About this RNA:
This is a predicted structure of a 350-nucleotide part of an RNA (small-subunit ribosomal RNA, central domain) from an uncultured bacterium. The RNAcentral record of the full RNA draws on ENA.
[in-house]
Context: one part of a larger RNA
């Protein structure tokens, strides 16, 4: 490489968008590039293969044939693929009528709690632990009451509930704004799908500049524990956590499960929308579509398990894997302020 694979054995890029490329709905007509048929030419000889013959056989040698799966030209076929033209509406999109939502950005605002400050009351303890101590407190703490300041996070509602491509998103109000679902069938008429590169987004931590700093808290200090204790426990505490702008680009970025489409028993919850029947109303039942869970059959699977949200049956496209260690290392290159990220070996060894 072929092949076989990719939930857990090695293997799905963290996610999207999209150029090139690959693949692509229904009908008619044309064409004849692919495709198929025939013919002609060519495809050196030797060799290989079949067969006949010559050396007593064989090796060896000679004759004939086949083969040379190819290429070119000509003549034809028109189902499929391609191309061109015309048309269609089921795929896709638009419109119209409705709907739900922590989707995003900005601005404003609310209450509880913690801490701090001021003042009043009040007096000897408070705090903390397995038990203690460090620590705080007669310069009046803890507790309690009133007032004030500041920052951060939003109890209950809250739900295998909702939204988002993923990361993720939760007090309330306003402004701007993205996507989705249901119904309808007015419009466009295949406009689709996947997507190497590219581009964009991307938790936390970290970095740069400037703010902010209540609580928490790496580092650090002290007290304990212990044989030791650079820890677990306690008292403190700085970066950081927060905001603005700019970097970083990684995670068990997980459903450890790429995207899209079609098909293949059911049962039972729940969220959004529609239709129908019963019903005074509330509501109950049946049903269609779209999400999100659980259980379960066929089938699949090494098993575990998956099972219309597939890991089943098929199709298209992309990414990736090929024994363990060495190693996600070295070297080189690209990116980055740095930290480092991306790409990514070999010797050797089992």
């Nucleotide at each position: 490489u072929u092949g076989g694979g990719c939930g857990u054995a090695a293997a799905g890029c963290g996610a999207g968008u999209g150029c090139a490329g690959g693949c692509g709905g229904u009908u008619c007509a044309a064409u004849a590039a692919g495709u198929c048929u025939g013919a002609u030419g060519u495809g050196a000889a030797a060799g290989c293969c079949u067969u006949c013959g010559g050396c007593u056989c064989a090796a060896c040698c000679g004759g004939a044939g086949a083969a040379u799966u190819g290429c070119a030209u000509c003549a034809g076929a028109a189902a499929c693929u391609g191309u061109u033209g015309a048309a269609c509406u089921u795929g896709a999109g638009u419109g119209c009528a409705g709907a739900a939502g922590a989707g995003g950005a900005g601005a404003g605002u609310g209450g509880a709690a913690c801490u701090c400050c001021a003042u009043g009351u009040g007096u000897a303890g408070c705090g903390g632990u397995g038990g203690a101590a460090u620590g705080c407190g007669u310069a009046g703490a803890u507790a309690u009451a009133u007032g004030g300041a500041a920052g951060a996070a939003c109890a209950c509602c809250a739900g295998u509930g909702g939204c988002g491509a993923a990361g993720g998103c939760g007090g309330c109000u306003c402004u701007c704004u993205g996507g989705u679902c249901c119904g309808u069938a007015a419009c466009u008429g295949a406009c689709g799908u996947u997507g190497a590169g590219g581009c964009u987004c991307g938790a936390a931590a970290g970095c740069g500049u400037g703010g902010g700093g209540a609580g928490c808290a790496a580092a650090c200090a002290g007290g304990a524990u212990u044989a030791g204790a650079u820890a677990c426990c306690c008292u403190g505490g700085u970066a950081g956590u927060c905001c603005a702008c700019g970097c970083c680009g990684u995670a068990a970025a997980c459903g450890a499960u790429g995207a899209u489409u079609a098909c293949u028993a059911g049962g039972u919850g729940u969220c959004g929308g529609g239709g129908g029947a019963c019903c005074a109303a509330g509501g109950u039942c049946c049903u269609c579509c779209g999400g999100u869970g659980c259980c379960g059959g066929c089938g699949c699977a090494a098993a575990c398990g998956c099972a219309u949200u597939a890991a089943g049956u098929a199709a298209u496209c992309c990414a990736c894997c090929u024994g363990g260690g060495g190693a996600g290392u070295a070297c080189g290159u690209u990116c980055g302020c740095a930290a480092g990220a991306a790409u990514g070996a070999a010797a050797c060894u089992c």
Its Rfam family is "Bacterial small subunit ribosomal RNA". Its family is annotated with ribosome and structural constituent of ribosome in the Gene Ontology.